[in-house]
RNA sequence: AGAGUUUGAUCCUGGCUCAGAACGAACGCUGGCGGCGUGCUUAACACAUGCAAGUCUUACGAGAAAGAGCCCUUCGGGGCUUUAGUAAAGUGGCGCACGGGUGAGUAACGCGUGGGUAAUCUACUCCUUAGAUGGGGAUAACAUCUCGAAAGGGGUGCUAAUACCGAAUAAGACCACGAAGUCUAAGGACUAUGUGGUAAAAGGUGGUAGCUAGUCUGCUAUCACUAGGGAAGGAGCCCGCGUACCAUUAGCUUGUUGGUAGGGUAGUGGCCUACCAAGGCGACGAUGGUUAGCCGGUCUGAGAGGAUGAUCAGCCACACUGGAACUGGAACACGGUCCAGACUCCUACGGGAGGCAGCAGUGGGGAAUUUUGCGCAAUGGGGGAAACCCUGACGCAGCAACGCCGCGUGAGUGACGAAGGCCUUCGGGUUGUAAAGCUCUGUCAGUUAGGAAGAAAUGUCUAUGUUAACUGCAUAGACUAUGACGGUACUAACAGAGGAAGCACCGGCUAACUCCGUGCCAGCAGCCGCGGUAAUACGGAGGGUGCAAGCGUUGUUCGGAUUUACUGGGCGUAAAGAGCGUGUAGGUGGCUCUAUAAGUCAGAUGUGAAAGCCCUCGGCUCAACCGAGGAAGUGCAUUUGAUACUGUAGGACUUGAGUACGGGAGAGGAAAGUGGAAUUCCUAGUGUAGAGGUGAAAUUCGUAGAUAUUAGGAAGAACACCAGUGGCGAAGGCGACUUUCUGGACCGAUACUGACACUGAGACGCGAAAGCGUGGGGAGCAAACAGGAUUAGAUACCCUGGUAGUCCACGCCGUAAACGAUGAAUACUAGGUGUUGGGGGCAUUAAAACCUUCAGUGCCGCAGCUAACGCAUUAAGUAUUCCGCCUGGGGAGUACGGUCGCAAGACUAAAACUCAAAGGAAUUGACGGGGGCCCGCACAAGCGGUGGAGCAUGUGGUUUAAUUCGACGCAACGCGAAGAACCUUACCUGGGCUUGACAUCCUCUGACCGCCAUGGAAACAUGGUUUUCUCUUCGGAGACAGAGUGACAGGUGCUGCAUGGCUGUCGUCAGCUCGUGUCGUGAGAUGUUGGGUUAAGUCCCGCAACGAGCGCAACCCUCGUCCUUAGUUGCCAGCAUUUAGUUGGGCACUCUAAGGAGACUGCCCCGGUUAACGGGGAGGAAGGUGGGGAUGACGUCAAGUCCUCAUGGCCUUUAUGUCCAGGGCUACACACGUGCUACAAUGGUCGGUACAAAGGGCAGCGAUACCACGAGGUGGAGCAAAUCCCAAAAAGCCGGCCCCAGUUCGGAUUGGAGUCUGCAACUCGACUCCAUGAAGUCGGAAUCGCUAGUAAUCGUAGAUCAGCAUGCUACGGUGAAUACGUUCCCGGGCCUUGUACACACCGCCCGUCACACCACGAAAGUCUGCUGUACCAGAAGUCGUUGAGCUAACCCGCAAGGGAGGCAGGCGCCUAAGGUAUGGCCGGUAAUUGGGGUGAAGUCGUAACAAGGUAGCCGUAGGGGAACCUGCGGCUGGAUCACCUCCUU
Repeated sequence: AGAGUUUGAUCCUGGCUCAGAACGAACGCUGGCGGCGUGCUUAACACAUGCAAGUCUUACGAGAAAGAGCCCUUCGGGGCUUUAGUAAAGUGGCGCACGGGUGAGUAACGCGUGGGUAAUCUACUCCUUAGAUGGGGAUAACAUCUCGAAAGGGGUGCUAAUACCGAAUAAGACCACGAAGUCUAAGGACUAUGUGGUAAAAGGUGGUAGCUAGUCUGCUAUCACUAGGGAAGGAGCCCGCGUACCAUUAGCUUGUUGGUAGGGUAGUGGCCUACCAAGGCGACGAUGGUUAGCCGGUCUGAGAGGAUGAUCAGCCACACUGGAACUGGAACACGGUCCAGACUCCUACGGGAGGCAGCAGUGGGGAAUUUUGCGCAAUGGGGGAAACCCUGACGCAGCAACGCCGCGUGAGUGACGAAGGCCUUCGGGUUGUAAAGCUCUGUCAGUUAGGAAGAAAUGUCUAUGUUAACUGCAUAGACUAUGACGGUACUAACAGAGGAAGCACCGGCUAACUCCGUGCCAGCAGCCGCGGUAAUACGGAGGGUGCAAGCGUUGUUCGGAUUUACUGGGCGUAAAGAGCGUGUAGGUGGCUCUAUAAGUCAGAUGUGAAAGCCCUCGGCUCAACCGAGGAAGUGCAUUUGAUACUGUAGGACUUGAGUACGGGAGAGGAAAGUGGAAUUCCUAGUGUAGAGGUGAAAUUCGUAGAUAUUAGGAAGAACACCAGUGGCGAAGGCGACUUUCUGGACCGAUACUGACACUGAGACGCGAAAGCGUGGGGAGCAAACAGGAUUAGAUACCCUGGUAGUCCACGCCGUAAACGAUGAAUACUAGGUGUUGGGGGCAUUAAAACCUUCAGUGCCGCAGCUAACGCAUUAAGUAUUCCGCCUGGGGAGUACGGUCGCAAGACUAAAACUCAAAGGAAUUGACGGGGGCCCGCACAAGCGGUGGAGCAUGUGGUUUAAUUCGACGCAACGCGAAGAACCUUACCUGGGCUUGACAUCCUCUGACCGCCAUGGAAACAUGGUUUUCUCUUCGGAGACAGAGUGACAGGUGCUGCAUGGCUGUCGUCAGCUCGUGUCGUGAGAUGUUGGGUUAAGUCCCGCAACGAGCGCAACCCUCGUCCUUAGUUGCCAGCAUUUAGUUGGGCACUCUAAGGAGACUGCCCCGGUUAACGGGGAGGAAGGUGGGGAUGACGUCAAGUCCUCAUGGCCUUUAUGUCCAGGGCUACACACGUGCUACAAUGGUCGGUACAAAGGGCAGCGAUACCACGAGGUGGAGCAAAUCCCAAAAAGCCGGCCCCAGUUCGGAUUGGAGUCUGCAACUCGACUCCAUGAAGUCGGAAUCGCUAGUAAUCGUAGAUCAGCAUGCUACGGUGAAUACGUUCCCGGGCCUUGUACACACCGCCCGUCACACCACGAAAGUCUGCUGUACCAGAAGUCGUUGAGCUAACCCGCAAGGGAGGCAGGCGCCUAAGGUAUGGCCGGUAAUUGGGGUGAAGUCGUAACAAGGUAGCCGUAGGGGAACCUGCGGCUGGAUCACCUCCUU
């Protein structure tokens, strides 16, 4: 620090996901040791049991028992001493408000931070001042009586105090009054001062002295005590600032806000009461609702931030729930009291007891959290003079890998790289120096032995100092005692590698790869995604990677995420500018001077607790951990200073803004009036059969006179031309003319005001069309509706009609693609060129033109910006100010709530759930019922066919035991198959074989083969017979055959979607690419586009391209002309000869087959850009690639082929292999393809007669000859072939017959007879002869081939092959017609355009319906919870009042008694729980219902994407199964063509 994921690829936007760190965690697997930490996050649920707060006899009075000893005894017991002034209890003092727990409540002065208290209190502690006099009356304990089950009381009697109560004294304390000074924040505070009122423990203990010898008194010390002053620490109260979310919570409030008086408090205060006033809070968020203890800190982060608030520390709150007070310095009190409630327990039923959110522990809840341990040894706390006691605070131990840290599980050596495992290309590789072996070590654990520190205070004694003195205090020394942990840490010895390694992962992100199994199954998955027979992604194994006593998973937080953007984002098209304006609050604001110092800046001071983080040093062997010191703590407060900027106050200015004056422009607005053209209707005339409408029609109108035409009239609506990216307006919008009223902008020159400005949350106003209400109006148009068409349907597009509406007035509605998809304002930043309205200049008779300047409105373009497209002085550039808005897609602009509206609906506006994308711009393709250019037997022009018939052949289908398999648009179908009777043959039935029909290796034997016989359909089986192959170094080896064994053979079994190879096709189309350079962020582009030209990306020119490659062309073969060479088997001009080139001869010619020549737009003319090239011509056998062939670029179709061959994997192995016989592949209601033969006279038939080319031939071709009507037979000359044979070429030509008919056409079919091949023609061959003589008279829709030696027509040959050809391949003979042309069909190429396609239009995709599941809304109701209002009732308790009952202390009084004061009781105010009535809110549930989402496949259509086949979309209204359709207005985010305008050159 980034990465993965939208696409064919790219850039961007944008979400999702991952890598990191962390945790009080939990779960899974595993687990050796130690140190230090941590451990109910859930039920503030309920709790058994034990413990957690007591202590003091040096405050007080009283005061046991057991036991022991002694004595007495009636042996029952009693007394005394001791136990012991002990235990236990009581009065009193102090403590119990600390310590410990929890986080329910609380959105608050609760907390944090900084202040204030001149508005306050403070026990214990410390310092200091003064004092401590003299009295009194009670009461518990105790005793006794008594009530009660108990808990607990009651009566009577006795008694003490440091308990209680008067009195004296008393200040500088407090209060009241009087009066002075100082300070002040103006409220008050402080300091002297005069007069009145207010207190004590006279106590305890020690020492000492005295005499009245005690319950005495004095002195002294100490501990307590009283009243003041102060300190420290603590507490209360007040204030500034900060402190969660919701506005779908907008108004709240009556003690409410303030005042006066009083009460209350330690104290301010509506804290409370009475009266008076009517205030107070709130958009800077009141009130309400939801959630939450706050902080130091913790986690994360570069930081800013975000999240969090366990342990530790500070504050707050709470203590079963609610209320209340008492005591006290402090509580409204966790282990106190009272009351109410719920719950639990005891009970004798009358009544009582209790509160673990203390430490352990239990149940419950939960994914989940420990021992009913030891000790007060240390630290700390309470009490005490102290010893000491108490202390679940605390110190320790136990449990838990819960976390952090440390250590170990061995080290060295060891190669035949052992065995085994796994993989393998079978060679090997890997596990792997790993192991074993050898040599060592001894941490940890184990055993044995030793063995700390933590302990020093205190206490006792001594000495010294202090002091008037001391027993006090301080210092020093001596003595004594104290350890829970724990025989622990630590140390040593002993033995022995011995007791100690797992977990996750290995497709990418992300380090790490193979085999087997599985076969869209089982499963995995954080995201992308794996799995459908070769899975590095599932499961296992081997190997590897990572971490390690842990490793993974899950959950949560931050990060990455600049994905809420302060640091640090955006809004033309990705989400996002409000439809527009006016303007309030608010925010911001020109130039200059002065003052101030709020902001701002600088310094100082205080604070920012400790711990933590960071740095340094130190202590545990290190570390974690701990200690010491420092730094930091960005903050707040106070104070001093600075004054540039902002603010504030005051003064001045004119440039922002405005006003006045003078002009001209304008569809700006409102009202009234006027006009002509057109449409429709009415009347009348002329006139006659149609009109209208459409792609074509029909509905419709018309002989009752339409349409057409003429004249007249009526009515409503809209204003042609002008008209223009022209004008005006804020936007919506505005278009005939005139008048009236009226708003704004612009220009010019001067004067005035003097910042008056900009923006603008709320608010207010305007706001197309549609729509709504009331009343008019209604010509045309026209939702709905009706009819006619179209169509599979047509609720549409088209047509004929037609109502709301469109128009007017008034009132609503408040929305649009209300768009420049671009908020307003200001300033700055190259230009060029139009246009509109002004001004100026030059010039002119005038106009125009030109130059210039303002204000608008367009286009092009630089810098800059932008993801790109593009924007570019009219910014989307550079900046400032203010407002609005956005944060993945869907759900959804929806639900609920609220506001508005008559309604339609508008505005505001979620969530559950679901997906991993949705999206923008651009690129390359592909596609378009887009465009342009061009080509092709593509169309057209022609010729001949197919489709109809019969037959052949192939296919489908059907049938069958089997009809083997493959091929399926073109590019399967006379295709594989260049030839199925057996064989082939792969199929079926039956019969056999199992190392096999075939290959290699091993062992043994031997020739095998053959022949014969028997059985059999054969294969084969059984028996018989015959015979020894080759080489030799004589050992044997080899070939072959048989038998045996196992490795293996075999498979036309599967997968052509695992493959190679080969092939088809686009297409013999002209294309397909690369290097370098350049352009672009990039995919890519350029080159390859453009202008010409060509058969061609062929060539030329131009050009940021320059070159190159594969294709094209050429090179190759063949045909066409000539030449040279050669002359047999070929040829024959001349010579001779013959039936015959037969022979002699010859090689001129033909021909043969080798090599050459020739053609190149080379020449001429014209056109063209001086080009390429084109047109014409000459010459030439041939002319513009001369004809034909071979030759097939990059690629496409998962095209075809596993049955040619090869091959991975899978399957099979007495069978899916192999052998044999027979059958089948040849079936036959039917359909299709390809052909043959025909339908006839351009013919048929008979006879005669002529001319080829190219092939083939020895298991062959087979002549002459003879036989047969013929197929053919007999026979065998010649020929391995320019020699011989096949071999007759046929159409043609000559002559005869036929005479238009189902024929002398046609030949199917069938009967009979034969021939040939072959082991064999039944299923199932070909041919011949005789006889038979079917359909068919030129073929519907549709469709095929062909452009010249071509089509058509005629025959010939060959391959395969025993035989079988209408097929295929090749050969020659005869030999046409037509092409105007490129509009259209098909295919292709190039350029361009649109695209929501990229599996690429056989694409994508929308909605209803049906089914399943999920979440949500509505809903008659129903059920919790919270809360408001009104009222009833009212415990305990404080306060007030009363107090006739009761009453020790003080007063009066001799006493009785009275008084003061107090208590019980009564009453009153307040008030918790409770109750009644009625509202509000949140939530649960619900018959039914609504839409939404998801789902492999379903139904109906095809709405959108291309002009998507009616351009689409927005708003609105109506309609319709559905997507949708239609009307009105708007937009371009519409293709194409034309026109206009503008710009560039």

About this RNA: The RNA shown here (small-subunit ribosomal RNA) has 1545 nucleotides and comes from an uncultured bacterium. It matches the Rfam family "Bacterial small subunit ribosomal RNA". Rfam links the family to the GO terms ribosome and structural constituent of ribosome. The coordinates come from a structure-prediction model, not an experiment, and the mean pLDDT is 83.